[in-house]
This is a predicted structure of a 76-nucleotide RNA (transfer RNA) from a Pyrinomonadaceae bacterium. NCBI's taxonomy places the organism under Bacteria, Pseudomonadati, Blastocatellia, Blastocatellales, Pyrinomonadaceae. It matches the Rfam family "tRNA". Gene Ontology term of the family: triplet codon-amino acid adaptor activity. It is annotated as a transfer RNA. RNAcentral records the identical sequence in 2 taxa.
RNA sequence: UUCGGGAUGGUGUAACUGGAAACACGUCGGGCUUUGGACCCGAAGACUGAAGGUUCGACUCCUUCUCCCGAAGCCA
Numbered sequence: 001u002u003c004g005g006g007a008u009g010g011u012g013u014a015a016c017u018g019g020a021a022a023c024a025c026g027u028c029g030g031g032c033u034u035u036g037g038a039c040c041c042g043a044a045g046a047c048u049g050a051a052g053g054u055u056c057g058a059c060u061c062c063u064u065c066u067c068c069c070g071a072a073g074c075c076a
Base pairs, nucleotide, nucleotide: 001072002071003070004069005068006067007066010025011024012023013022019056027043028042029041030040031039049065050064051063052062053061
């Protein structure tokens, strides 16, 4: 330098051909318990790496850039 994959709550992953973000753990509150754990119920928390574009509508499609992983190439 080129190509491929990835970036989504605090963490790990979904969102299947564009209709608006879900699950688990964790956190908080409550129940249960003498207390704690386990278990049960509920709640908060991401507008999706950044900026544009297409569209009635974008995590999803297009362009540029940033970062991470891998492969190839170049110089020595």